[in-house]
Predicted 3D model of RNase P RNA and transfer RNA as a complex of 482 nucleotides. It holds a member of the Rfam family "Bacterial RNase P class A".
RNA sequence: GCGGAUGGCUGGAUGACCGCGGCCCCGGACCUGAUCCGGGGUCGAGGAAAGUCCGGACUCCAGAAGGCAAGGGUGCCGGGUAAUCCCCGGCGGGGGCGACCCCAGGGAAAGCGCCACAGAGAAGAGACUUCCCUUGUUCGCAAGGGUAAAGGUGAAACGGUGGGGUAAGAGCCCACCGCGGGACUGGCAACAGGACCGGCACGGCAAGCCCCACCCGGAGCAAUGCCAAAUAGGGGCCUCGCGCGGGGCUGGUCCAGGCUUCGGCCAGGAUACCGCCCGCAGGGACGCCAUCGCCCGAGAGGCCCGGGUUGGCAGCUUGACCGCCGUGGUGACACGGUUGGCAGAGGAAUGGUCAUCCAUGGGCGCAAGCCCGGGACAAAAUCCGGCUUACAGGCCAUCCGCGCGU
RNA sequence: GCCUCUAUAGCUCAGCUGGUAGAGCACCUGAUUUGUAAUCAGGGGGUCGCGGGUUCAAGUCCUGCUGGGGGCACCA
Numbered sequence: 001g002c003g004g005a006u007g008g009c010u011g012g013a014u015g016a017c018c019g020c021g022g023c024c025c026c027g028g029a030c031c032u033g034a035u036c037c038g039g040g041g042u043c044g045a046g047g048a049a050a051g052u053c054c055g056g057a058c059u060c061c062a063g064a065a066g067g068c069a070a071g072g073g074u075g076c077c078g079g080g081u082a083a084u085c086c087c088c089g090g091c092g093g094g095g096g097c098g099a100c101c102c103c104a105g106g107g108a109a110a111g112c113g114c115c116a117c118a119g120a121g122a123a124g125a126g127a128c129u130u131c132c133c134u135u136g137u138u139c140g141c142a143a144g145g146g147u148a149a150a151g152g153u154g155a156a157a158c159g160g161u162g163g164g165g166u167a168a169g170a171g172c173c174c175a176c177c178g179c180g181g182g183a184c185u186g187g188c189a190a191c192a193g194g195a196c197c198g199g200c201a202c203g204g205c206a207a208g209c210c211c212c213a214c215c216c217g218g219a220g221c222a223a224u225g226c227c228a229a230a231u232a233g234g235g236g237c238c239u240c241g242c243g244c245g246g247g248g249c250u251g252g253u254c255c256a257g258g259c260u261u262c263g264g265c266c267a268g269g270a271u272a273c274c275g276c277c278c279g280c281a282g283g284g285a286c287g288c289c290a291u292c293g294c295c296c297g298a299g300a301g302g303c304c305c306g307g308g309u310u311g312g313c314a315g316c317u318u319g320a321c322c323g324c325c326g327u328g329g330u331g332a333c334a335c336g337g338u339u340g341g342c343a344g345a346g347g348a349a350u351g352g353u354c355a356u357c358c359a360u361g362g363g364c365g366c367a368a369g370c371c372c373g374g375g376a377c378a379a380a381a382u383c384c385g386g387c388u389u390a391c392a393g394g395c396c397a398u399c400c401g402c403g404c405g406u
Numbered sequence: 407g408c409c410u411c412u413a414u415a416g417c418u419c420a421g422c423u424g425g426u427a428g429a430g431c432a433c434c435u436g437a438u439u440u441g442u443a444a445u446c447a448g449g450g451g452g453u454c455g456c457g458g459g460u461u462c463a464a465g466u467c468c469u470g471c472u473g474g475g476g477g478c479a480c481c482a
Stems, first nucleotide, its partner, number of pairs: 001402010012357007020044010030033001046377001050388002053386005058220004066289003071216005076090005091105001092103004106211002111209002113205003128151002131146006159177006178200001179198003184193003224314004234305007243280005249275001251274002253270003257266003282296003307481003321341002323338006358375001360373005407478007416431004425462001433449005455471005
């Protein structure tokens, strides 16, 4: 210098003017209110706000705690985290000269299923051609047998190479490689190494069913709660229900008493009624079962048809938050400190113009320069942690390969 | 905003448990008819929405994008 790998940052800048939304303050108007008008201050999109693919927070469903079944998901090992299909560190396999990258990476000797076409044969296999032997022969070959080395088919053909051996051959025998088992050693583990043993059995597919281990209740901020307005405060169908007993209980109520400043205060009794409390029984869970606690007593719940409204407030944004510093850890991350930072709309604000500059594309020109265009992907909607996808250009750090110079 | 379903010929749809994709209508050619329709015979036409993966092999299984459709407000 060229080419590449990994990680991170940035995502036009400054100023002026006009405009929009939230909050705070000030002033004014009237029909005195979620009202309107004016002025000032302050804050106002992203690394992905996106896809809605995972995981949570939060709210409701009878709390979301147990067992079974069904369904879904995850899948080497260890760790991180609120949690994950995420992240980190290892292991194994594959790719690359290398930095480095990729892998749904448990089980195929639990069982079932599939392996089209081609091929002799496709999973407890099989013989088309060739090869060898015997018999016959019209010398072309035919019949019977041996074998699986060579050819051929296929994605895949039941270990590979070499030698011995044989009629020809074959783990038939031997060496090496592969494969299976494996004492022992190292490691938390995945796994690695491996004395020795076995002539070789056990093909592939689980992103087919399945087996094993672990995880998962459902719905979602249009959840949910409150206020206001309006109506035919309507109709139909279905399900479950009205129990028994006790206690005067600082509640009502009733009865009688004492004190009194005539407002009340004090203490006693009754319990039919209204209410409250307690117990028993009954009913109510999400497919089923179980259950401590909880709920129910006169209506409660569900579905459908019809009707009305298209308003306001809360939820709503300060939180498992981000940044910086320190400590621990290889790291993800954890702990501690911090006079730092953090939009909140609701048919939905965050924009526009001009000037100067910054990159950048095209044209003209020998050049200085001039002219034209234009600023990537895309934009909050309950909130977080991840993943994935989109993205013009620029910057930084570390590392690898090649070439050249010293 | 949230939740769901779907994509196969020009149109409407099949395709089960992976094995090389069909049906009806439409289109083209021929026959029939004076001619048209109907009818009969024959024929053409597919990036299975797009990319990646698993597998010998993917419309089908897994995954990431793209397009299209549907549902969900409150009161009584």
Background:
Model confidence (mean pLDDT): 78 of 100.